[in-house]
């Protein structure tokens, strides 16, 4: 190289876990019990889609589902926007410089048209709970700057090789 088990990882809606909610205990208050209040200890706290040529500035970094105590503040992170400089494609059919667009599937831009998971519901494990987590369901349901198809532009100059 190639298969086969076993393990680990498979990353950026990602991770922390101050306040907030929620749970259990314990305390305080009360005739007593709930509500309150105060403590410890949990537990919650981004569903998925998409996003990297590199350096630097900046910016509350993309898009819809769900939901309406919360995906809520907050803290870190980021592959995002712009600006900028460097490398690269492409407008060229060999170079060079500028210009114009992009990021290696390197053309804006029109237009069609396409892809999800949670949530639900139904069950089933685990915890004293809050919760957590797993199977099924509906050819399940989106949208974007994504993805796929159709139209679809373009240089200017210069030196020189064949």
């Nucleotide at each position: 190289a190639a298969u086969u088990u076993a393990c680990u990882u498979u990353u950026a809606g990602c991770g922390c876990a101050u306040g907030g909610g929620c749970a259990a205990a314990g305390c305080u208050a009360u005739u007593a019990a709930a509500a309150g209040g105060c403590u410890u200890u949990g537990u919650u706290g981004a569903c998925g889609a998409g996003g990297a040529u590199g350096g630097a500035g900046u910016c509350u970094g993309u898009c819809g589902g769900a939901a309406u105590a919360a995906u809520c503040a907050g803290c870190g992170g980021a592959u995002g926007g712009c600006u900028u400089c460097a490398c690269g494609g492409c407008c060229u059919u060999g170079c060079u410089a500028c210009g114009g667009u992009c990021g290696u599937u390197a053309a804006a831009u029109a237009c069609u048209g396409g892809u999800a998971a949670a949530a639900g519901c139904g069950u089933g494990u685990g915890g004293u709970g809050a919760c957590a987590u797993g199977c099924g369901u509906g050819u399940a349901c989106a949208g974007a700057u994504u993805c796929a198809g159709u139209a679809g532009a373009a240089g200017u100059a210069g030196a020189u090789g064949u």